Molecule: small-subunit ribosomal RNA
Organism: uncultured bacterium
């Protein structure tokens, strides 16, 4: 210098911890769906069993025999036979190989393996180099024959034969052995000289040959050496289990010996008692090791198919032979289990070789061609052998490549899906034009891979040769794959797309069907009627011969943390100390060089991996070069630091003195006050004991009180976040022993030190043994209470226990939920204990230090909470301990214990959190101020009776529906006889009862009358269109058909929109910037006061500001001005039986229009001097004057599809529409809500006074008359301050009743009627006369209401043809309590 190089999401509301889940990438991979080619790869889980075939043979040039075949020659009974040559099959002796190569991974935790040494402790056919030698001899045997035995497999026996088969015997440089001497040495040996003893194939081939031989190739034998395999040794490396702590007798070690190629207890024998092991020994479980494969940023963590090394086995065990080499997969022997053969006496196999076969399994290929090539064994070679190998085949397994077309083309076709009906989407996608032809089909050419080697032919070198050999000579010949790779032409868009997925993590959206069902689902979760989450369709997204899903590793997970976490309260400080092995360690000189760094240099096989190049059309695959690759060996070298050795120092540690401080510990002894007990004394009737009581004690005399005596325990006041101790823990008083620390002196000693696994030791209660004690007090137990129950809480007894000695237990919220040590880092303030200083006469005080012990608080850490020189701050060494929740500190095992029970300690399941610390709410028999007619205090009522009205329920054809705690139930309903109406029964009617639109016909239709019906309605008569016209016809109304489309009080208030209800007219709810907090989310809005009020002041990290309160509106109460008409009438005038009736007045009431007043404004007190608050004056009204209207953010998925609207889904000769009866008015019953009442404050009668608000023309209606009345006639007046409705009534003033079921009270019937309506049965009001129930103040239990209010009395409206005890309003009279 370049390159490379760490991601996070869902899921406890927010944060924290934590665990879970997910996207990534990989695989000998199996399933599901679908699949057009090519190239390179890979392809049994049961080391289960295996049919068939093959898989190691070769050499005639080591060797003897030799069959079929041929030729030739002899015999011949003409069938043939013997000889000789050729020719060589099977078998055989002999020589090599078979121990290679191939396959498997059971065993193996172990020098098997990796890596790096060693071997002076070995071996090593076949090959290479060098040197030497190769002489003499002999005796068998196979086989072939001939007998024999046996099913067979094979076995005997007897004859006869070769050799590179065997055996002797010569030579021996050299090599091994004995034994002496010498040199060198790492002491194990090695070298060297002398001595005894020990081996061979005179063989094959070819040439020439004087036939003696002599040569050439290959062999042989002996030494050294190389080389290339192999064996043994040793350091370090790499699984889990301690719920396996002890193992061990050839075990360790020496000696003699024996084996081995070699060392060695490898094997004896005798000696000796040793060896191992917490740095994990034995045991156990699991498992072939590497190299690399997969992931990962790395460090790691998983794995260990194929390819390559290295071991290990070869049905199972074991056990030797040969042989350079084996304890040998296709040998051999024993034993086993298994299969087959048998003539039952025997035999014979071993696919974890290649192919196949069953069988197991979710799951893994052909009983293929070849030795052309690579390599392999044997030959001199030719060559033969080789399921090594190279090719095919079969599987999308797995990688990588290529296709399935390319441009153009909007009428943006048709279909299909959606839809606000416009339309958008599929979609330039199709069609429809043009173009190309890769791969598959068809045809034709066609390879590289052949180098090499040839008993073939030729040339040329060596040679003595013409023999063998050589050639960088020729020519011929040799291919399984294969007529394939590859090339060229041919036809024609032709033959070639599917998976998975669209709720969020995570790309991609609707509609339909299903309605918690069928069904998804990796987590979180979807589905109970409008499902983007299920299924199925459009459309979309990803990826593509593939894709999904399963399973298994890595990652994400820093979620075992060396990199790289943690333990105060989230899981995690051992209850405390003393110490052992470890692990750590002050200062200053020096040496060594193990650690540790520097530098050379060996090995780290190849392939794999990176980069760089090349080769197949890319690429995958391949080849070729470089780099990289280890806690590793050797040598040299540094010497700061660790280590080590040596010397030295005082700052750490310790030892010494010296005066104090302590509930420190042990043993003894001692002292009052209290309880209880016993004794006497006074003394009488309760005592005691609780929320309230009983049990219990007590007249046999208690409780109380006095005096004596007894006994055991604990030590009041002092006492104090004081003191002391390692922690548990320690308190009267004295003595006796005795452990620790401070703090002052600095005399000594010279790192003597920190931690500390095991270990050992101390260790609150409780409880255990033994033996003592025993007041009090109290587990258990017993009894009284309490309660629904009370195996508690209260109460009265009351046993072990609490005490003592002595031994055991060994646990605790044993806590500061905070291990130890040591050093560094702001302060201020108490407080014990030493010392020093200032100051004094002393003693106080005030300042400083040292050490404990508190609290406050800076930086800093913490999720926060907080922690803060006593750290939870910043380091540093040393132990313990954690790893989701439950299941569990439990099983089971060990170990302690007399027991009880301790210590160590897990899994199966199961969950998707479980927690921690702050936040907001909510809720509490938590707490504090507060407020409400919430209690209370009164005063009327309900609940008990009639009736009236609403619901429940029953009951019917129907009793339409709807409202359900307040906040349904005199509620929708401001008024169901028909109508309403929505509900039942019956009759009709089907584009309908209404509106648009478009065709088509038609001039009616509408009105009148008539018949038929219960009517709806049907049937007949009557009566019959406008307008312009070019006379074709337009337009218009109305009307029938017939399409689009109506209608629906049919579901869904839980799709909804509007619109009510309630908390609650409660004082509250927010919201902007800014500030705090990591975040929820806080601050403001909390706090001190104050107010009906978050009303207002003050303060304050807030500052402001909205919605709400208040106010501003309306309506009462005073009073002023204007206006005076239908309202008013003081004063003139007039008139009348009477009356503002008339003139007038405009003063007053009043009316309706604008003002004025009320703001704590003004005085006194409290109050922070505020803001209020209280009292007062003045006022018609005083502290929002009194009343309405007026409802904040939100809550109850409150109510309402039946007011209205409106989505979805139903329904369309009906769930629509029209009529007529019926129904909603039932009735054994409960229940709300009112009326009216039980009397005497009443009841009747009779006279008399006084409102306020309202309505009236479809309409109030008056006078007058009529009726006993309800009402009738009439019909003035009034569209209204005129006129009616209209009497107000409770009062008042008379008279009667006199306490009764009544002269109360009226309800039920009965009759007579009135009024309204088309119609009063079902089912209306009202009136006369007549009846004359119940009911004597109402049980639990509950409801209103605080001032013109409660109560009480009347009137008027709306709805309405009628019909009001309900509703909504208005006057009159008018408390009580505070």
């Nucleotide at each position: 210098u370049g390159c490379c190089u760490u991601a996070g999401a869902g899921u406890u509301g927010a944060c924290c911890u934590g665990g879970c889940u997910c996207a990534g990438g990989a695989c000998g991979a199996a399933c599901g769906c679908u699949g057009g080619c090519g190239g390179c790869g890979c392809g049994c889980u049961u080391a289960c069993a295996c049919a068939u075939g093959c898989a190691a043979g070769u050499c005639g040039a080591g060797c003897g025999a030799g069959a079929a075949c041929c030729a030739g020659u002899c015999c011949u009974u003409c069938g043939g036979g013997a000889c000789u040559g050729g020719g060589g099959a099977c078998a055989g002796c002999g020589g090599c190989g078979a121990a290679c190569g191939g396959g498997u991974g059971a065993g193996u935790a172990a020098c098997a393996c990796g890596u790096g040494g060693g071997u002076a402790a070995u071996c090593u056919g076949c090959c290479c180099u060098c040197g030497g030698c190769a002489c003499u001899g002999g005796g068998a045997u196979a086989g072939c024959c001939c007998g024999g035995g046996g099913a067979a497999a094979c076995c005997c026996g007897g004859a006869u034969u070769a050799a590179u088969a065997c055996c002797g015997g010569a030579u021996a440089g050299c090599c091994u052995u004995u034994c002496g001497a010498g040199c060198c040495u790492u002491c194990g040996g090695g070298c060297c000289c002398g001595u005894c003893a020990g081996a061979a194939a005179a063989g094959g081939u070819g040439g020439c040959u004087u036939c003696g031989g002599c040569u050439u190739c290959c062999g042989g034998c002996u030494g050294a050496g190389g080389a290339u395999g192999a064996g043994c040794c040793c350091g370090c490396g790499g699984c889990g289990g301690a719920u396996u702590a002890g193992c061990u007798u050839g075990u360790u070690g020496g000696u003699g010996g024996g084996g081995u190629a070699a060392u060695g207890g490898c094997c004896u024998a005798c000696c000796a008692a040793g060896g191992c092991g917490a740095c994990g020994a034995u045991c156990c479980g699991u498992a072939g090791c590497u190299g690399g494969u997969c992931u990962g940023a790395g460090a790691g963590g998983a794995c260990g198919a194929u390819c390559a090394g290295c071991c290990a086995c070869a049905c199972u065990g074991g056990g030797a032979c040969u042989g350079a080499g084996a304890c040998a997969c296709g040998g051999c022997c024993c034993a086993g289990a298994c299969u087959c053969c048998u003539a039952c006496g025997g035999g014979a196999g071993g696919c974890a070789g290649c192919a196949g076969u069953g069988g197991g399994g979710a799951a893994u290929c052909u009983u293929g061609c070849g030795c052309a090539a690579u390599g392999g064994g044997c030959g001199a070679a030719a060559g033969c052998c080789u399921g090594a190998c190279g090719c095919a085949g079969c599987g999308a397994c797995g990688c990588c490549g290529c296709g399935u077309g390319c441009g153009g083309g909007a009428a943006g076709a048709a279909g299909g899906c959606c839809u606000u009906c416009g339309g958008g989407u599929u979609g330039u996608a199709a069609a429809c034009c043009g173009c190309u032809u890769u791969c598959a089909g068809g045809a034709g050419g066609g390879a590289c891979g052949a180098a090499g080697c040839c008993a073939c032919u030729c040339g040329g070198g060596u040679u003595a040769a013409u023999a063998g050999c050589c050639c960088a000579g020729a020519g011929g010949g040799u291919g399984a794959c294969g007529g394939u790779a590859c090339c060229u032409c041919c036809a024609g868009a032709a033959g070639a797309a599917g998976c998975c997925c669209c709720g969020g993590c995570u790309a991609a959206c609707u509609a339909c069907g299903u309605g918690c069902c069928a069904g998804c689902a990796g987590c979180c979760g979807c589905g109970g009627u409008a499902a983007u989450a299920c299924g199925u369709a459009g459309g979309g997204g990803g990826c593509a011969a593939g894709c999904g899903u399963u399973g298994u590793c890595c990652g994400g997970a820093u979620u075992u943390a060396u990199u790289g976490g943690g333990c105060g309260u989230a899981a995690a400080g051992a209850g405390c100390g003393u110490g052992u092995g470890g692990g750590c360690g002050g200062c200053c000189a020096g040496g060594u060089a193990g650690g540790u760094c520097g530098g050379u240099u060996g090995u780290g096989a190849a392939a794999a991996c990176u980069c760089g190049a090349g080769g197949c059309u890319c690429a995958a695959c391949c080849u070729c070069g470089a780099g990289a690759u280890g806690u590793c060996g050797a040598c040299c070298g540094a010497a700061a630091c660790c280590a080590u050795c040596u010397g030295g120092c005082u700052a750490g540690a310790g030892u010494c003195c010296g005066g104090a401080a302590g509930a420190g510990g042990a043993g003894a002894a001692u002292g009052g006050a209290a309880u209880u007990c016993c004794c006497g004394g006074u003394g009488u009737a309760g005592c005691g004991g609780u929320g309230a009581a009983a049990u219990g004690c007590g007249c046999a005399g208690a409780u109380a009180u006095c005096g004596g005596g007894a006994a055991g325990a604990a030590c009041a006041c002092c006492c104090g976040u004081g003191g002391c101790g390692a922690a548990g823990g320690c308190g009267g008083u004295u003595c006796u022993c005795u452990g620790g620390g401070a703090c002052g002196g600095u005399a000594c000693u010279g790192a003597c030190g920190c931690u500390g696994a095991g270990a050992c030791g101390c260790g609150a209660a409780a409880g255990c043994g033994u033996g003592g004690g025993g007041a009090g007090c109290g587990a258990a137990c017993a009894g009284g209470a309490u309660u629904a129950g009370a195996u508690a809480c209260c109460c009265u007894g009351g046993u072990a226990g609490u005490c003592c000695a002595c031994g055991c237990c060994g646990u605790a919220a044993a806590c500061g939920a905070u291990g130890g040590g040591a050093a560094c880092u702001a302060g201020g303030u108490g407080u014990g204990g030493g010392c020093g200083g200032u100051g004094u006469c002393g003693a106080c005080u005030c300042c400083g230090u040292c050490c404990g012990u508190g609290c406050c608080g800076a930086a800093g850490c913490u999720a926060a909470c907080g922690c803060a020189u006593u750290a939870a701050g910043u380091u540093c060494c040393c132990c313990g301990c954690c790893u989701g929740g439950g299941g569990a500190g439990u099983a089971c095992g060990g170990c302690c214990g007399c027991a009880a029970g301790g210590c160590u300690a897990a899994a199966a399941c199961u969950c998707a959190a479980a927690g921690g610390g702050a936040u907001u709410g909510a809720c509490g028999g938590g707490g504090g101020c507060c407020c409400g007619c919430a209690c209370a205090a009164g005063c009327g009522g309900u609940g008990g009776a009639g009736c009236a009205u609403g619901u429940g329920g029953u009951u019917u054809a129907a009793u339409u529906c709807g409202a359900a705690g307040c906040a349904a139930c005199g509620c929708g309903a401001a008024g169901a006889a028909c109508c309403u109406u929505a509900c039942c029964u019956g009759g009709g009617u089907u584009u309908g009862a209404a509106u648009g639109u478009c065709g088509u016909c038609u001039g009616u239709a509408a009105g009148c009358c008539u018949c038929a019906g219960a009517g709806a309605u049907g049937a007949g008569g009557c009566c019959c269109c406008c307008u312009c016209u070019u006379c074709g016809g337009a337009g218009g109304c109305a009307g029938a058909c017939g399409g689009c489309g109506a209608g629906g009080u049919g579901c869904u208030g839980c799709a909804u929109g509007g619109c009510u209800g309630u908390c609650g007219u409660c004082a509250g709810c927010u919201c902007g910037u800014g500030u705090c907090g990591u975040g929820a989310g806080a601050u403001g809005u909390u706090g001190g006061g104050u107010u009906a009020a978050g009303u207002c002041c003050c303060g304050c990290a807030a500052c402001g500001a909205g919605c709400g309160c208040a106010a501003c509106c309306c309506u009462u109460g005073u009073c002023c001005a204007u206006a005076g008409u239908u309202a008013c009438u003081a004063a003139c005038g007039g008139g009348u039986a009477g009356u503002g009736c008339c003139g007038a007045g405009a003063a007053c009431u009043c009316u309706a229009u604008g003002g004025a007043g009320a703001c704590u404004g003004c005085c006194g007190g409290u109050g922070a001097u505020a803001a209020a608050c209280c009292g007062g004056a003045g006022g018609a009204a005083g502290g929002u004057g009194g009343g309405g209207a007026u409802g904040a953010c939100g809550u109850c998925a409150a109510g309402u599809c039946c007011u209205c609207a409106u989505g979805g889904c139903c329904u369309u000769u009906a769930u629509g529409u029209c009529c007529a009866g019926g129904g909603c008015u039932a009735c054994a019953c409960a229940c709300g809500u009112g009326c009216u009442a039980c009397a005497a404050u009443g009841g009747a009668c009779g006279g008399u006074a006084c409102a306020a608000a309202g309505a009236g023309u479809u309409g109030c209606a008056a006078a007058a008359c009529c009726g006993c009345a309800a009402g009738g006639u009439g019909g003035a007046g009034c569209u209204a301050a005129u006129c009616u409705c209209a009497a107000a009534a409770a009062g008042c003033c008379g008279u009667u009743c006199u306490c009764a079921g009544u002269u109360c009270g009226g309800a039920u019937u009965g009759u007579u009627c009135u009024c309204u309506g088309c119609a009063a049965c079902u089912c209306g009001a009202g009136a006369g006369c007549a009846u004359g129930a119940a009911g004597c103040u109402g049980g639990a239990a509950u409801c209103g209401c605080u001032a013109g209010u409660a109560a009480u009395c009347g009137c008027g409206g709306a709805u309405c043809a009628g019909c009001a005890c309900g509703c909504c309003g208005c006057g009159g009279u008018g408390a009580u309590a505070c």